[in-house]
RNA sequence: GGAGAGUUUGAUCUUGGCUCAGAUUGAACGCUGGCGGCAGGCCUAACACAUGCAAGUCGAGCGGAAACGACACGGACAAUUCCUUCGGGAUGCGACUGUGGGCGUCGAGCGGCGGACGGGUGAGUAAUGCAUGGGAAUCUGCCCUAUAGUUCGGGAUAACCACUCGAAAGAGUGGCUAAUACCGGAUAAUCCCUACGGGGGAAAGGGGGCUUCGGCUCUCGCUAUUGGAUGAGCCCAUGUCGGAUUAGCUAGUUGGUGGGGUAAUGGCCUACCAAGGCGACGAUCCGUAACUGGUUUGAGAGGAUGGCCAGUCACACCGGGACUGAGACACGGCCCGGACUCCUACGGGAGGCAGCAGUGGGGAAUCUUGGACAAUGGGCGGAAGCCUGAACCAGCCAUGCCGCGUGUGUGAAGAAGGCCCUAGGGUUGUAAAGCACUUUCAAUGAGGAGGAAGGCUUGGUGCUAAUACCACCAAGUACUUGACGUUACUCAUAGAAGAAGCACCGGCUAAUUUCGUGCCAGCAGCCGCGGUUAUACGAAGGGUGCAAGCGUUACUCGGAAUUACUGGGCGUAAAGGGUGCGUAGGUGGUUCGUUAAGUCUGAUGUGAAAGCCCUGGGCUCAACCUGGGAAUUGCAUUGGAUACUGGCGGGCUGGAGUGCGGUAGAGGGUAGUGGAAUUCCCGGUGUAGCAGUGAAAUGCGUAGAUAUCGGGAGGAACAUCCGUGGCGAAGGCGACUGCCUGGACCAGCACUGACACUGAGGCACGAAAGCGUGGGGAGCAAACAGGAUUAGAUACCCUGGUAGUCCACGCCCUAAACGAUGCGAACUGGAUGUUGGGAGCAAUCAGGCUCUCAGUAUCGAAGCUAACGCGUUAAGUUCGCCGCCUGGGGGAGUACGGUCGCAAGACUGAAAACUCAAAGGAAUUGACGGGGGCCCGCACAAGCGGUGGAGUAUGUGGUUUAAUUCGAUGCAACGCGAAGAACCUUACCUGGCCCUGACAUGUCCGGAACCCUGCAGAGAUGCGGGGGUGCCUUCGGGAACCGGAACACAGGUGCUGCAUGGCUGUCGUCAGCUCGUGUCGUGAGAUGUUGGGUUAAGUCCCGCAACGAGCGCAACCCUUGUCCUUAGUUGCCAGCACGUAAUGGUGGGAACUCUAAGGAGACCGCCGGUGACAAACCGGAGGAAGGUGGGGAUGACGUCAAGUCAUCAUGGCCCUUACGGCCAGGGCUACACACGUACUACAAUGGAGAGGACAGAGGGCUGCAAACCCGCGAGGGCAAGCCAAUCCCAGAAACCUCUUCCCAGUCCGGAUCGGAGUCUGCAACUCGACUCCGUGAAGUCGGAAUCGCUAGUAAUCGCAGAUCAGCAAUGCUGCGGUGAAUACGUUCCCGGGCCUUGUACACACCGCCCGUCACACCAUGGGAGUGGGUUGCACCAGAAGUAGCUAGUCUAACCUUCGGGAGGACGGUU
Repeated sequence: GGAGAGUUUGAUCUUGGCUCAGAUUGAACGCUGGCGGCAGGCCUAACACAUGCAAGUCGAGCGGAAACGACACGGACAAUUCCUUCGGGAUGCGACUGUGGGCGUCGAGCGGCGGACGGGUGAGUAAUGCAUGGGAAUCUGCCCUAUAGUUCGGGAUAACCACUCGAAAGAGUGGCUAAUACCGGAUAAUCCCUACGGGGGAAAGGGGGCUUCGGCUCUCGCUAUUGGAUGAGCCCAUGUCGGAUUAGCUAGUUGGUGGGGUAAUGGCCUACCAAGGCGACGAUCCGUAACUGGUUUGAGAGGAUGGCCAGUCACACCGGGACUGAGACACGGCCCGGACUCCUACGGGAGGCAGCAGUGGGGAAUCUUGGACAAUGGGCGGAAGCCUGAACCAGCCAUGCCGCGUGUGUGAAGAAGGCCCUAGGGUUGUAAAGCACUUUCAAUGAGGAGGAAGGCUUGGUGCUAAUACCACCAAGUACUUGACGUUACUCAUAGAAGAAGCACCGGCUAAUUUCGUGCCAGCAGCCGCGGUUAUACGAAGGGUGCAAGCGUUACUCGGAAUUACUGGGCGUAAAGGGUGCGUAGGUGGUUCGUUAAGUCUGAUGUGAAAGCCCUGGGCUCAACCUGGGAAUUGCAUUGGAUACUGGCGGGCUGGAGUGCGGUAGAGGGUAGUGGAAUUCCCGGUGUAGCAGUGAAAUGCGUAGAUAUCGGGAGGAACAUCCGUGGCGAAGGCGACUGCCUGGACCAGCACUGACACUGAGGCACGAAAGCGUGGGGAGCAAACAGGAUUAGAUACCCUGGUAGUCCACGCCCUAAACGAUGCGAACUGGAUGUUGGGAGCAAUCAGGCUCUCAGUAUCGAAGCUAACGCGUUAAGUUCGCCGCCUGGGGGAGUACGGUCGCAAGACUGAAAACUCAAAGGAAUUGACGGGGGCCCGCACAAGCGGUGGAGUAUGUGGUUUAAUUCGAUGCAACGCGAAGAACCUUACCUGGCCCUGACAUGUCCGGAACCCUGCAGAGAUGCGGGGGUGCCUUCGGGAACCGGAACACAGGUGCUGCAUGGCUGUCGUCAGCUCGUGUCGUGAGAUGUUGGGUUAAGUCCCGCAACGAGCGCAACCCUUGUCCUUAGUUGCCAGCACGUAAUGGUGGGAACUCUAAGGAGACCGCCGGUGACAAACCGGAGGAAGGUGGGGAUGACGUCAAGUCAUCAUGGCCCUUACGGCCAGGGCUACACACGUACUACAAUGGAGAGGACAGAGGGCUGCAAACCCGCGAGGGCAAGCCAAUCCCAGAAACCUCUUCCCAGUCCGGAUCGGAGUCUGCAACUCGACUCCGUGAAGUCGGAAUCGCUAGUAAUCGCAGAUCAGCAAUGCUGCGGUGAAUACGUUCCCGGGCCUUGUACACACCGCCCGUCACACCAUGGGAGUGGGUUGCACCAGAAGUAGCUAGUCUAACCUUCGGGAGGACGGUU
């Protein structure tokens, strides 16, 4: 001393981005806020600054005395006191005033030292900087050390005085004066210069003591010189951000010589000479930036950063300049220019907070106009001391780090309240209250360290020659040497008293419930929440986390191996340059010697302090402070080692190359030659078409096409051979021959001796299309034209047709230029084919076997890979070099810039803004495909009959309406819920009414219940009358029922079928759907379930990394078909008997039919064939029945948020004098229209009339009703029988026989309408059915389209039932009668099953998805231009200043021959 998670998908692995959890901060914002310690505090406008302060000091350098004070001497005076003649006089600490530099001291001035430190800021600066390490040609005030000296003179000048100018700032003239100010001379050990002769060059005094007044001495200075220390200047090496869409830069530039200049080297400057210097190891240019110790993060390597503290640099309003000085080109100095501000008398002046406070402004944001020099440090001074916004302290701010507290124990009736609740309870919660304690911190009061060492005065001691200096001791001294300071700390007092919030609770991520809201309001870091049950919004209860803080935002690092040195990649995810040659560079075989650059190792110096780390110590602990150590991975110097790498030298032959001998080849270039074909031209034959297509048309052809024969012209391309064959670097190369020419391979020998590999830039080649010039042009063919197709068809198809395709020369330079795989080398099992060589064996031929080198291809061990796959031709294992990607997807290979090009355009391009949370790769399971294979189904086909046309019935849509209640809507709604709406039903509408309710339970009161009845009203209802008093009883009452009252509640066909249960439909009676274990795969998953057969079937058999099992299939169940047994009424009647007009009517019978119980029977069991010796299939026999015998019931996992809250049940929501309940009437029956499903028809296979025959299954007491009578009939009357194998409904009809109609809107068809009736029912108006008479519509077999059916089926015929008073039933559900046709077959349509394939779909093709347009908004590019910034070059103007020169003006010290000179200042000029 190293952790991951969420998010691409239906799921998976991978690539890859985005996001989160951590740490940090000079922070800010929101909510909140008790105390203390230690730190920190304009990151923005190097923006502008009011006010105060921040650098002075020395009287022991000087002349002095403006102010203050003391003192001395005067003057006049108030008060006081004394005296008084009351006028006054004396006194006078004090206040006033004059004089006095003699004293303390001191403004201004001369002079000295210091204002170059300290303090601030980071604008500039990419190197004149900084960091580290070196170097030589230098200076250094104060300080230390050493030596010597400190002498004699001189002339001025400020202050001051006088005068003048000015508003001021200030200035000028004249006059006086001093010095440690200035100047000259002397001296010179040392010092400097030197031509070695010599020459040059200093100084200042002040204070104290003593004094014999000569001087001596101490001290502070001064001068010269030496050495040191400190500080500073200069040079060199290495390191030090980004951009190449910045590639060339440089004339004092690079070097030399002479000179100048500087403290000093140097192009630092100058004259001359030379032509150099820097640069892909990134010059120059552009942008950004003070650098470092360190800080932060990180496991580290790294990344980011440079606030506080410390070192360096730079700057001081902006720009320039020098002066002074030891030191400056000077933050609080000067001069000039500029901008700004202020004063002004308008003439002129003044200023510089990036010092400390503070103000305005900017900004998300950053403090007091504080105290005191007590300590530390600095300046001056001999010192006292003065100055010090340095520093020390305090103030403000939760800005950060650290510490403490907000109580402790006990306390279950688990209080109250809150919240939830399944109503029981749970939770808040020992939490509170209560009881018992404690008192930190805060409050009040009292006490109280340390930070203080020294200084001064006096005295003493030591040192000394000394009383001086210095050191020590003692005493005294400062308002009491302390700003902080009411300090730290200690004690006392009182009392739980004064002290908790913030964020979060869908996942990541610790922590959930209720209510509100209803894709609204809102949340959100990412994924994502919210559309009526939101753990995701808001509130509350509860919980979790941290805590005087907590969250949010912003920045940095981490996670991110997501720039990978440690530590990644490039076949398909982003990524190999189109290919080669080759420069620089990188890398390089073997051996010997040498060297010691790299490398390894020792030592020395350095790597400031602080910080980090370790270890001690001090604050009660900690933060913090402090001592020591380690570390500082570095640099430099030096000693050693020599394996490896490098350098140098000498060898070698294995890498590489050369020569000699052969081989194959569409390798390249060029000249020539050839045949087939197309087209065109000429001629012959010949006649009506040809051509073309899915079908056509345009087109060609009677002016003779196509076809065919002969001849000719021209251009282009080279059939067969031809091959996962060959050659080439790639692009690419294909008739034959000649010439020129490149490379490769094989075998052996000889030679050279590492000559090699790769290759940034560079150079060359580079398909097709395209461009330029000139040729050529047969065919083909962009553009274009016409014809088709189509909704359209600027296409696909057809007929034509121009560039072009071809050649020569010159450009272009791109392709899915692909093996989507850079080049070279080495190593690592094999099998098979093929091309070109070689060797061996064998061999009569034909042919063969083995080995080996070079190519090319298939399959595969290990290994690799996300998988797919690769696999000696690697994507394996390694080495060398180059290119490229990661910065996700899009924007975009776009814009701008540059280079190239005639243009088109190419290359370069990390563009950016903006935008998304993905975009991708491989594989998996499904789904889908106008993909493939196999198979099935009345799916098609083959048939039969319909629908769609008519009328009617019925349902639906639509419309209408007060209402036309509601639901069902492709198949899978529409004769459906409804197996029956006149009232009721009924849910709808209108109107009238009721309110504990029509119904349930509970409480109380009263009454039996109940029956009859009057009036009003449409009725509900209201008001009355009469009758009736029951049952049980423990005698209290109770049960049932009725009425009344109040409250809990009832009630709702109100909403949500997308909250649900249940039930149902559908795919589909399709053959499927899964599991356990094992195996395979990183995984999703696969296998099993696939394959070969077979079946109606995942039915069965065989095979197989599978072996088994479950739900489905089948069977078991019901019914029907045959037989047997049993039983024999209400059913049956063969034989026997009786009887009738006739009848199982009767006796009897139990055979038959039948009834209804139980059995038997059918299983590919038997035979033959086929098949694989299987499963099974085909045929046959027997049998009533044969391959599931027919029919029914039975519906796997699931799909459709399918249907139903109106069958029922039910969560939630809603209504509660109504959305509940009662009643009357109306509506659900409407009617321009559209659709579905049916009925009846259109007729002669028929209609009508008459006669005749045969079922099955049902129903019947509020019922079915015979017979008889009446009525044309519906029906009515009376009434037997039957609770039904007995009686009734009940005549079955089609059918058969006979008659009639004769093809017509009819003797078809029956709608509609008129009239008359019957029945049901309180009641047939809206709105019933039926009967009779009359009426007699459409319709003559139905367009496109479409439905059902495979055998007792279709078709056709009637019968019954449910519901029901009656019935709109032509519906539905059953029943039987008659009873066909057809199926070649699976190409096609529809649906389904299995396998396989593609996929960018997974809400799954009703998918996904592209582009234009319209409108709005955001961002960006271009744009006539325009404004600004920075910079290069050229030019104009030019202040201050410095240096040189100097006609002019002025001039104290020195010299002088006294005339002047030397020197200086001003001015002028360059």
Predicted 3D model of a 1470-nucleotide RNA (small-subunit ribosomal RNA) from an uncultured bacterium. The sequence is in RNAcentral, with records from Greengenes. Its Rfam family is "Bacterial small subunit ribosomal RNA". The coordinates come from a structure-prediction model, not an experiment, and the mean pLDDT is 84.